About this RNA
Model confidence (mean pLDDT): 88 of 100. The RNA shown here (c-di-GMP-I riboswitch aptamer) has 88 nucleotides and comes from a Gemmatimonadota bacterium. It was read from a public genome assembly, where an Rfam model found it.
């Protein structure tokens, strides 16, 4: 450098559920916790996937429903940066 994660090391993230905060909501943030992660690092660029505040239409005026991302998810799959150990 390029493959691959069966082996060794040192180490590292931290699913649910609970608890507070923040956020209309998805959802995030910090504690606790540890299902599990070889990228469970970093990116919303592709596809998907949630939310529907505000917008728009409908009905009809308390209000209810449909649409619709400009929010959110990288721990859902693919790209792109960077990156540990160890085999070949």
């Nucleotide at each position: 450098c390029g493959c691959u994660g069966c082996u060794c090391a040192g180490a590292g993230c931290a699913a649910a559920g609970c608890c507070g905060c923040c956020g209309a909501a998805a959802g995030g943030c910090g504690g606790u916790g540890g299902c599990g992660c070889a990228g469970a690092g970093c990116u919303a660029c592709g596809g998907g996937a949630c939310u529907a505040a505000g917008g728009c239409g409908a009905c009809a005026u308390c209000g209810u429903c449909g649409c619709u991302a400009u929010g959110u998810c990288c721990g859902c799959c693919g790209g792109g940066c960077c990156g540990c150990c160890a085999g070949c």